[in-house]
RNA sequence: GCCGCCGUGGCGAAAUCGGCACACGCAGCAGACUUAAAAUCUGCCGGAGGCAACUCCAUACGGGUUCAAGUCCCGUCGGCGGCA
Numbered sequence: 001g002c003c004g005c006c007g008u009g010g011c012g013a014a015a016u017c018g019g020c021a022c023a024c025g026c027a028g029c030a031g032a033c034u035u036a037a038a039a040u041c042u043g044c045c046g047g048a049g050g051c052a053a054c055u056c057c058a059u060a061c062g063g064g065u066u067c068a069a070g071u072c073c074c075g076u077c078g079g080c081g082g083c084a
Stems, first nucleotide, its partner, number of pairs: 001083007010026003019067001028044005046057004060076005
C1' cells in the first nucleotide's frame, strides 16, 4: 500500500428483514438477612431537563438515502486478521 471483519452504558454484550436502543450477565449503589462480614434475596443502574407524568440527546466521528438508520451508502479515525 491492497483486501476482509469489527467499533452500542463502567465491562462482556442483545437488538434476525430498516420500525419501542441497551435484553441478559458482570461490576457498582441502596435495602433485607448477620454480632459483623461473606454468600443469598429484593430494588435501582447511559446523559440532560422536570415535583411527577414525561420530553430531549446519545450506537467511534462527519455527511447522505429514507416517513423512519445501531442496521443501508460515502468519507475519516481506531482495533483485529490476511496479502504484498

The RNA shown here (transfer RNA) has 84 nucleotides and comes from an uncultured Oscillospiraceae bacterium. The sequence was found in a public genome assembly. Model confidence (mean pLDDT): 82 of 100. Its Rfam family is "tRNA". Rfam classes the family as a transfer RNA. Rfam links the family to the GO term triplet codon-amino acid adaptor activity.